[in-house]
Molecule: Lysine riboswitch aptamer
Organism: marine sediment metagenome
RNA sequence: UGGUAGAGGCGCAUUGAUUAUUAGUAAACUGCAGGAUAGUUCAGGCUAGAGGACUGCAGUGAAAGGAUGAGAUGCCGAAGUCUUUUGAUACCCUGAGGAUCAACAGGCUGGGCACACGGUUAAGAGCUGUGUGACUGUCAUCAAGCAAUUGGUGGAGGGCUACUA
Numbered sequence: 001u002g003g004u005a006g007a008g009g010c011g012c013a014u015u016g017a018u019u020a021u022u023a024g025u026a027a028a029c030u031g032c033a034g035g036a037u038a039g040u041u042c043a044g045g046c047u048a049g050a051g052g053a054c055u056g057c058a059g060u061g062a063a064a065g066g067a068u069g070a071g072a073u074g075c076c077g078a079a080g081u082c083u084u085u086u087g088a089u090a091c092c093c094u095g096a097g098g099a100u101c102a103a104c105a106g107g108c109u110g111g112g113c114a115c116a117c118g119g120u121u122a123a124g125a126g127c128u129g130u131g132u133g134a135c136u137g138u139c140a141u142c143a144a145g146c147a148a149u150u151g152g153u154g155g156a157g158g159g160c161u162a163c164u165a
Base pairs, nucleotide, nucleotide: 001165002164003163004162005161006160009076011075012074013073014072015071019067029059030058031057032056033055034054037048038047039046041096042095043094044093045092079109080108081107082106083105085103086102087101088100089099110136111135113133114132115131116130117129118128119127120126138155139154140153141152142151143150144149
């Protein structure tokens, strides 16, 4: 220097049943009461609308996304996230913006947890950005110890350990 195999632990990712939530919400229909706008956040169009757009009340009444735990599978930059660009999808059409998915490039993160402030979301769930905190694994270094090891400080996975050429 290359190759192979491993370790960290509420370890990571994928998969799917069930259940709760979404929600007495949305849509549609009916009745009553109002009465001019509505179709995506904006702009322009187009369509619909006093033969009633839309709003409120009552009746009726979902779903998707996200969440959940056992098992199974693949693993240890596992994986996650941010930004630019490109493409696709949905919303009546176009443009801008936003949402979801994918790809390239670049940045950050050893790992899980808690808290605070933000973002996303229907949400006190979950996810996520930044910061802080202790815990934990690893290496370096200093000190103590016969030794096992203990304590302090610091670094990062392009790392660490073992074997091998």